Context: one part of a larger RNA
């Protein structure tokens, strides 16, 4: 030197990203207890005192002895003695009586989240999930929805105060404006439309005709390069007819989203209650706001400090808050997170010393 521990002059966060670490506080009894508040809490709020042992003395709570009584074989009455507590007062020993182990430090002020509870077994316990409550949609039982090829199962031996599925996220005050795009929802006249209905026609195939050569007087027979061709058979194939769907009509935002810009103007300035002018489906209301959202930015102004890029309380020019993706409060609660304090300490000024294991030397 390194781990794990003790102590420590004077100081008392001057360390540091931050009081991390340690110290401090701590049990019981008694007093005493603030804002706030959902009247349940906050509450062991904070802040004080006591505490060992031994004698006194009344008391209070348990037992209950002698002895009493009346009669009778268990009761009335009686209260010593013994044990508990605590209280009062006095003595007495230590530095020190929760004497050792164990055993809360608190305050004040913002932020997020209601709360109890979940979660990255092995780097993250939260503000991140849940959740009670709101809310919107589906869904009439042979149910919606899931699984499964299906038979079936599950939902549910349950029936809309039921069950699925999506959003918020206690509770208090609330939750505005657009349905034009996209999405469900209804409509059903018009376009448009497939399979399949239909067949006008067209091809191809050949009985048969025509043609030309031979035999025959002829009627025919037979041969062939071409041509023309019915039926039937194969192939194609317009016209019309032909369902959702989409075009199209509406209606829905706690559905999935959106909530403008120029330019002028008041008798100092400066600023615009006004006034014009574009565009839009509509142009962000109420609340909040340099905020877990602020870039400029250490915005400005006040508080806290001797000094404060943190923090508080306003302001509002919100780069880029805003109402169930919720908006703004809120008592309680939080191994969260931010900021200040009182106590308390070796965190530091600045370091020292001791104890115990390792290192190191020798074996």
């Nucleotide at each position: 030197c390194u781990c794990u521990c003790g102590u420590u002059a004077a100081g008392g966060a001057a360390c540091u990203c931050g009081g991390c670490a340690a110290a401090a506080u701590a049990g019981c009894c008694c007093c005493g207890u603030a804002a706030c508040u959902u009247c349940g809490g906050a509450a062991c709020a904070a802040g004080g005192g006591g505490u060992g042992u031994c004698c006194u003395a009344a008391c209070u709570g348990g037992u209950g002895a002698a002895u009493u009584a009346a009669u009778u074989c268990a009761u009335u009455a009686g209260g010593a003695g013994c044990c508990a507590g605590g209280u009062a007062g006095g003595a007495u020993c230590a530095c020190a009586g929760u004497a050792a182990a164990g055993u809360g430090a608190c305050c004040c002020g913002g932020g997020u989240g209601a709360c109890u509870g979940u979660u990255u077994a092995g780097u993250a316990a939260a503000a991140a999930c849940a959740c009670a409550u709101c809310u919107c949609u589906c869904u009439g039982c042979a149910a919606a929805c899931u699984c499964g090829u299906a038979a079936g199962a599950g939902a549910a031996c349950g029936u809309a105060u039921a069950g699925g599925g999506a959003g918020u996220g206690a509770c208090a005050c609330c939750u505005g404006c657009c349905c034009g795009g996209u999405g469900c929802u209804g409509g059903a006249a018009g376009g448009u439309u497939a399979a399949g209905g239909g067949g006008a026609g067209g091809a191809g195939u050949u009985a048969g005709c025509c043609c030309u050569g031979c035999c025959g007087c002829a009627a025919g027979g037979u041969a062939g390069a071409g041509g023309c061709a019915a039926a039937g058979c194969u192939u194609u194939g317009a016209a019309c007819u032909g369902a959702a769907g989409c075009c199209c009509c509406a209606g829905u935002a706690a559905a999935c989203g959106g909530c403008g810009g120029c330019c002028g103007u008041a008798a100092c300035u400066a600023u615009a209650a006004c006034g014009g002018u574009c565009c839009u489906a509509a142009g962000g209301u109420a609340g909040c706001g340099a905020a877990a959202u602020u870039c400029c930015u250490u915005g400005u102004g006040g508080g806290g400090u001797a000094a404060g890029u943190u923090c508080c309380c306003a302001c509002g020019c919100g780069c880029a808050c805003g109402a169930a993706u919720g908006g703004u409060g809120u008592a309680a609660c939080a191994a969260c997170u931010u900021g200040g304090g009182u106590g308390c300490u070796g965190u530091c000024u600045c370091a020292a010393c001791g104890a115990g294991a390792g290192a190191c030397u020798c074996g």
Predicted 3D model of a 363-nucleotide part of an RNA (large-subunit ribosomal RNA, domain IV) from a Candidatus Omnitrophota bacterium. The coordinates come from a structure-prediction model, not an experiment, and the mean pLDDT is 85. The RNAcentral record of the full RNA draws on ENA.